Bacterial RNase P class A from a soil metagenome, 337 nucleotides, folded computationally. The prediction has a mean pLDDT of 77. The model forms 93% of the base pairs in the Rfam consensus. The RNAcentral record of the sequence draws on MGnify. Rfam family: Bacterial RNase P class A. Rfam links the family to the GO terms ribonuclease P activity, dimeric ribonuclease P complex and tRNA processing.
RNA sequence: AGGCGGCCGCGGGCCGCGCAAGCGGCCUGAGGAAAGUCCGAGCUCCACAGGGCAGGGUGCUGGGUAACGCCCAGCGGGAGCGAUCCCAGGGAAAGUGCCACAGAAAUCAAACCGCCUCGGGCGAAAGCCCGCGGUAAGGGUGAAACGGUGCGGUAAGAGCGCACCAGCGGAGGCGGUGACGCCUCCGGCUUGGUAAACCCCACCCGGAGAAAGACCAAAUAGGGGACGACGAGGUGGCCCGCCUCGCUUGAGUCCCGGGUAGGUCGCUUGAGGCGUCCGGUAACGGGCGUCCCAGAGAAAUGGUCGCCGCGGAGCAAUCCGACAGAACUCGGCUUAU
Numbered sequence: 001a002g003g004c005g006g007c008c009g010c011g012g013g014c015c016g017c018g019c020a021a022g023c024g025g026c027c028u029g030a031g032g033a034a035a036g037u038c039c040g041a042g043c044u045c046c047a048c049a050g051g052g053c054a055g056g057g058u059g060c061u062g063g064g065u066a067a068c069g070c071c072c073a074g075c076g077g078g079a080g081c082g083a084u085c086c087c088a089g090g091g092a093a094a095g096u097g098c099c100a101c102a103g104a105a106a107u108c109a110a111a112c113c114g115c116c117u118c119g120g121g122c123g124a125a126a127g128c129c130c131g132c133g134g135u136a137a138g139g140g141u142g143a144a145a146c147g148g149u150g151c152g153g154u155a156a157g158a159g160c161g162c163a164c165c166a167g168c169g170g171a172g173g174c175g176g177u178g179a180c181g182c183c184u185c186c187g188g189c190u191u192g193g194u195a196a197a198c199c200c201c202a203c204c205c206g207g208a209g210a211a212a213g214a215c216c217a218a219a220u221a222g223g224g225g226a227c228g229a230c231g232a233g234g235u236g237g238c239c240c241g242c243c244u245c246g247c248u249u250g251a252g253u254c255c256c257g258g259g260u261a262g263g264u265c266g267c268u269u270g271a272g273g274c275g276u277c278c279g280g281u282a283a284c285g286g287g288c289g290u291c292c293c294a295g296a297g298a299a300a301u302g303g304u305c306g307c308c309g310c311g312g313a314g315c316a317a318u319c320c321g322a323c324a325g326a327a328c329u330c331g332g333c334u335u336a337u
Stems, first nucleotide, its partner, number of pairs: 002308007010029008031323001035334002038332005043209004055205005060074005075089001076087004090200002095198002097194003112139002114135003118131005147165006166190001168187008213265004223256005230246006272291008310321004
């Protein structure tokens, strides 16, 4: 991803003319996402003593807001040289599950190669082989192997002991509203990962939605009530009469109430837009001024021509112009472009 103007056309409102049908004039008429309907509200109706279970959601701190799972500012962690970006960011020391392949072993015991004592065999010896054990230093596997480095120690080793470092826990001090950060001392030496896996903890959550809902209200059928003996059709110019049908098991007339069609409202003035000043790092809040900006009811908001502008393609002439479209209204998020 547009601006101005001409012509034709459509929705809504107002005005004028007209008995009416209609005609004329003026004003106004899509978006940043109107979308997805994923969160949070307003509004409306229904439900509701209180508490719990189940289910769903959220999950560092402080603030903003009508509210939020949103936003702002921080803290902590991670990536990057950096600018900057990312985090569903409570608990893995309550329990359970899972951890592909490889590997001996993937979480609590395990030993493939290796190292070592002892026993046996062979050998002149060095050493080799077999077996009971010890070991976790070294190798190997893996994304991850039960703290790291050094010294001591030992048959070989090992936090087995010690020093320093890392991590965890406890106590104290200082800074900060807080998350948290810094410092000192002590402890046992060390507890793998995974909770958008079950689970545990804390907090929150009633349902339906504008076809919500409120009001007015035909025809037909059915309900209730009052009156009630005739009512309808045919014959015939008409009345009586006659014929047929319905009817006291209530015809017919009138009234009432509920619902349907239809109509009116809800409906667009609102946590509103713009400008300016003030407070706040910011999100945001406050004051003042100013503006009224689609409200249809299956749906209008369109087409075309000219000029200008922007972007792209092309040597040029010239050509092309994204996603998409209100349906009760807001605040967000996400997606499309």